[in-house]
Molecule: transfer RNA
Organism: Patescibacteria group bacterium
RNA sequence: GUCGGGGUAGCUCAGUUGGUUAGAGCACAACACUCAUAAAGUUGAGGUCGAGAGUUCAAUUCUCUCCCCCGACA
Numbered sequence: 001g002u003c004g005g006g007g008u009a010g011c012u013c014a015g016u017u018g019g020u021u022a023g024a025g026c027a028c029a030a031c032a033c034u035c036a037u038a039a040a041g042u043u044g045a046g047g048u049c050g051a052g053a054g055u056u057c058a059a060u061u062c063u064c065u066c067c068c069c070c071g072a073c074a
Stems, first nucleotide, its partner, number of pairs: 001073007010026004019057001028044004050066005
């Protein structure tokens, strides 16, 4: 340099072939339980869906550019 895959919660990841609440597990907080702690339980908080632009009534999803990570080839 060319091609391919990926970037979504603090971490690991799912998701939607564009459509009305953006999710799971772990972690965190509160509650309840306990003599107390842990575990198991209930509830909750936490997201500009990598950045910008475009298309659209509507974009995490489609298109373009850029940034970052991984791989193959040269």